A computed fold for a 72-nucleotide RNA from Hariotina sp. MMOGRB0030F, annotated as transfer RNA. Rfam family: tRNA. Rfam describes the family as follows. Transfer RNA (tRNA) molecules are approximately 80 nucleotides in length. The sequence is in RNAcentral, with records from ENA. The source organism's lineage runs through Eukaryota, Viridiplantae, Chlorophyceae, Scenedesmaceae and Hariotina.
RNA sequence: GGGCACAUAGCUCAAUGGCAGAGCGCAAGACCGAUAAUCUUGAUGUUAAAGGUUCAAGUCCUUUUGUGCCCA
Numbered sequence: 001g002g003g004c005a006c007a008u009a010g011c012u013c014a015a016u017g018g019c020a021g022a023g024c025g026c027a028a029g030a031c032c033g034a035u036a037a038u039c040u041u042g043a044u045g046u047u048a049a050a051g052g053u054u055c056a057a058g059u060c061c062u063u064u065u066g067u068g069c070c071c072a
Stems, first nucleotide, its partner, number of pairs: 001071007010024004018055001026042005048064005
């Protein structure tokens, strides 16, 4: 220098163009003599950034940034 893939909650990951979710973790409560376990509830978030298409974009298109892989 060329090609490909990925970027979503604190972490690991889902989400057919149509309300952004799960597990773990975190907080509060119940239970217990107390803890652990268990149960209930709650907070999660500018979906890497910018622009475009669309009634509607995490998803499609373009550019940029970062990471990884391959070729040279």